RNA sequence: CCCGUGAAAGGCAAAUCCUGAGUGAUCAGGAGACGCAAAGUAAAGGGUCUUUAAACUACAGCGAGGUAGAAUAAAAGAUAGCCUUACUGCCGAGA
Numbered sequence: 001c002c003c004g005u006g007a008a009a010g011g012c013a014a015a016u017c018c019u020g021a022g023u024g025a026u027c028a029g030g031a032g033a034c035g036c037a038a039a040g041u042a043a044a045g046g047g048u049c050u051u052u053a054a055a056c057u058a059c060a061g062c063g064a065g066g067u068a069g070a071a072u073a074a075a076a077g078a079u080a081g082c083c084u085u086a087c088u089g090c091c092g093a094g095a
Stems, first nucleotide, its partner, number of pairs: 002094001003092002011036002016031006034081001040087003044084003047079006053072001056069004
């Protein structure tokens, strides 16, 4: 420097439950381990999701407006344990 399939030291912690924050995605703390060699950090690109908006469609309605769905032209967010990218880093069974 590479690599990390079974080793060792040490680490993180999904679902679920409890408490709290948020309209929500989700987040924080505790319990808990499905997994993880970057499951460390960063929302730059893509994906997904949320909220607001929403052309348009359907339904009933005299109408105003309502209910349900919804392209995404849009805005604001969430996710780094979806992928890419950038930066940083422990160990060494092994080459």

The RNA shown here (c-di-GMP-I-GGC riboswitch aptamer) has 95 nucleotides and comes from a Planctomycetota bacterium. Its mean pLDDT, the model's own confidence on a scale to 100, is 79.